[in-house]
RNA sequence: GCGGGCGUCGUAUAGUGGCUCAUUAUAUCAGCCUUCCAAGCUGAGGAUGCCGGUUCGAUUCCGGUCGCCCGCU
Numbered sequence: 001g002c003g004g005g006c007g008u009c010g011u012a013u014a015g016u017g018g019c020u021c022a023u024u025a026u027a028u029c030a031g032c033c034u035u036c037c038a039a040g041c042u043g044a045g046g047a048u049g050c051c052g053g054u055u056c057g058a059u060u061c062c063g064g065u066c067g068c069c070c071g072c073u
Base pairs, nucleotide, nucleotide: 001072002071003070004069005068006067007066010026011025012024018056028044029043030042031041032040049065050064051063052062053061
């Protein structure tokens, strides 16, 4: 330099055009329970790498860009 893949709550992930609340687990916080702690139960807050485009509508499709990984030279 060229090609390919992947970026989603703190962490690990689901969702691949459509509404409501973007899913689940874990972590965090609050409450219940308990003599206390842990466990258990209930609830709360927290995310679509960035910039544009297409579309009535984009996490999803397209272009660029940034980062990571793999391969080629």
Predicted 3D model of a 73-nucleotide RNA (transfer RNA) from a Candidatus Moraniibacteriota bacterium. It matches the Rfam family "tRNA". The organism belongs to Candidatus Moraniibacteriota, within Bacteria. The sequence was found in a public genome assembly.